[in-house]
Context: one part of a larger RNA
RNA sequence: GGUGAACGCUAGCGGCAGGCUUAACACAUGCAAGUCGAGGGGUAUAGGUUUUCGGACCUAGAGACCGGCGCACGGGUGCGUAACGCGUAUGCAAUCUACCUUUUACAGAGGGAUAGCCCAGAGAAAUUUGGAUUAAUACCUCAUAGUAUUAUUGAAUGGCAUCAUUUAAUAAUUAAAGUCACAACGGUAAAAGAUGAGCAUGCGUCCCAUUAGCUAGAUGGUAAGGUAACGGCUUACCAUGGCAACGAUGGGUAGGGGUCCUGAGAGGGAGAUCCCCCACACUGGUACUGAGACACGGACCAGACUCCUACGGGAGGCAGCAGUGAGGAAUAUUGGUCAAUGGGCGCAAGCCUGAACCAGCCAUGCCGCGUGCAGGAUGACGGUCCUAUGGAUUGUAAACUGCUUUUGUACAGGAAGAAACAGUUCUACGUGUAGAACCUUGACGGUACUGUAAGAAUAAGGAUCGGCUAACUCCGUGCCAGCAGCCGCGGUAAUACGGAGGAUCCAAGCGUUAUCC
Numbered sequence: 001g002g003u004g005a006a007c008g009c010u011a012g013c014g015g016c017a018g019g020c021u022u023a024a025c026a027c028a029u030g031c032a033a034g035u036c037g038a039g040g041g042g043u044a045u046a047g048g049u050u051u052u053c054g055g056a057c058c059u060a061g062a063g064a065c066c067g068g069c070g071c072a073c074g075g076g077u078g079c080g081u082a083a084c085g086c087g088u089a090u091g092c093a094a095u096c097u098a099c100c101u102u103u104u105a106c107a108g109a110g111g112g113a114u115a116g117c118c119c120a121g122a123g124a125a126a127u128u129u130g131g132a133u134u135a136a137u138a139c140c141u142c143a144u145a146g147u148a149u150u151a152u153u154g155a156a157u158g159g160c161a162u163c164a165u166u167u168a169a170u171a172a173u174u175a176a177a178g179u180c181a182c183a184a185c186g187g188u189a190a191a192a193g194a195u196g197a198g199c200a201u202g203c204g205u206c207c208c209a210u211u212a213g214c215u216a217g218a219u220g221g222u223a224a225g226g227u228a229a230c231g232g233c234u235u236a237c238c239a240u241g242g243c244a245a246c247g248a249u250g251g252g253u254a255g256g257g258g259u260c261c262u263g264a265g266a267g268g269g270a271g272a273u274c275c276c277c278c279a280c281a282c283u284g285g286u287a288c289u290g291a292g293a294c295a296c297g298g299a300c301c302a303g304a305c306u307c308c309u310a311c312g313g314g315a316g317g318c319a320g321c322a323g324u325g326a327g328g329a330a331u332a333u334u335g336g337u338c339a340a341u342g343g344g345c346g347c348a349a350g351c352c353u354g355a356a357c358c359a360g361c362c363a364u365g366c367c368g369c370g371u372g373c374a375g376g377a378u379g380a381c382g383g384u385c386c387u388a389u390g391g392a393u394u395g396u397a398a399a400c401u402g403c404u405u406u407u408g409u410a411c412a413g414g415a416a417g418a419a420a421c422a423g424u425u426c427u428a429c430g431u432g433u434a435g436a437a438c439c440u441u442g443a444c445g446g447u448a449c450u451g452u453a454a455g456a457a458u459a460a461g462g463a464u465c466g467g468c469u470a471a472c473u474c475c476g477u478g479c480c481a482g483c484a485g486c487c488g489c490g491g492u493a494a495u496a497c498g499g500a501g502g503a504u505c506c507a508a509g510c511g512u513u514a515u516c517c
Base pairs, nucleotide, nucleotide: 001516002515003514005513006512007511008510009509012369013368014367015366016365017364018362019361020327025325026324027323029322030321031320034069035068036067039066040065045060046059047058048057049056050055076280077279078278085205086204087203088202089201090200091199092198095197096196100193101192102191103190104189105188106187108142109141110140111139118131119130120129121128122127148173149172150171151170152169153168154167155166156165157164158163178185179184206252207251208250213243214242215241218240219239220238221237222236223235224234225233255277256276257275258274259270260269261268262267282303283302284301285300286299305316306315307314308313333359335358336357337356341355342353343352344351345350372403373402374401375400382394383393384392385391386390409453410452411451412450413449417444423438424437425436426435427434428433429432461506462505463504464503465502466487467486468485472501473500474499475498476497482489483488
């Protein structure tokens, strides 16, 4: 000098930031991922018309269901990991990429189911069985077909070895979906881009040698399988290799980086907040779906734990936001709003969003402001000290006089953050875009800010005073009580203990402890 700090004493305000460093311990409760009726069938219900009073028809229409997209983002944590995990620099002639953009071409004909609804059951529940019936942008078949895929045969160009690019011919295989009828939104194939991801490699990346040898899928080859893709990634066979004193193997510790602290620097230390990457989601394992997961609020299995039970069987996973218990020196509200920014779905209106924006708590930190200003000596009273009829000091300090009103209080006014989307009107180009005008939308918040009024009014402490180290006297105590960072102080005149007066240093803080340089 620094801190995500804690403790003691003290405390007026504001702005900006930060806030479980310990038990990746266990969690009550609420919320944190939905959306689309312009994909589909369709009902409860409401209103209306009609009625033979049984009902029928029309309009609107939840919840649930099928289907699409999203749920792989956003948010949390740092257990594991000494590793191509991270950082940096390259490569992929060994790869994939939903939504988005651009371009080209296309969308013909059929079919069978199934959820829902209805009927009948089983079960305490969770849940579930059977029957009948029905739709789709769900599923299936056929047609059409290329710069797609596969196979065969050529040609040209280039390179980096396997080869790559372009191109010709033949054969085979694979596609689509409608809604609506005015727009518009969608669908399929192919190519390119953008974005995101995967893989490989050089170099760098903590301590211990009181860890010296390690290794059988181990190292390489051939073949096959598998993957989006290369590869012992996996398997069969063959060979016997591979690593290591330039530290293998083993053990310990640890997420990495941008950055942060310190220092003149070189270095040393740290990895909170914010950003990038990685890993994880009660513990261990597995795959499914999907463009993408081996998936925090998905599935299955095993385990531990908790809960329900009619004892037959079931349910759960806060390292999301709040909150609870426990642990601890120690760390906050079971708050508001989607107004802005961003995300998902939707043509849109909009819905959802504990992301985010705000508010609440805490001197935890940084910064700023205030607690008055000027005059005022008979140097008042009181306190303390002394060489004591008197002086010194507290001290211009107070009283007293004048002034000001930051802040606080009261009253009044009162924002910016809002640009848009949608809608209406118009303009331009030219056939759906762009632009202009009007209009709409604020959680924070009656907040910030501004003005007015009265009144010095509402506001100072903490540590220290032997030397280091700025600041000294008196009283008490008497190696006692005690102090102390080091040296040390205290045994009768203690500037070192305790109190008082005075002084010094910081100041809404001041000290102590811990820790780093």
A computed fold for a 517-nucleotide part of an RNA from an uncultured bacterium, annotated as small-subunit ribosomal RNA, 5' domain. Rfam family: Bacterial small subunit ribosomal RNA. The RNAcentral record of the full RNA draws on ENA, Greengenes and SILVA.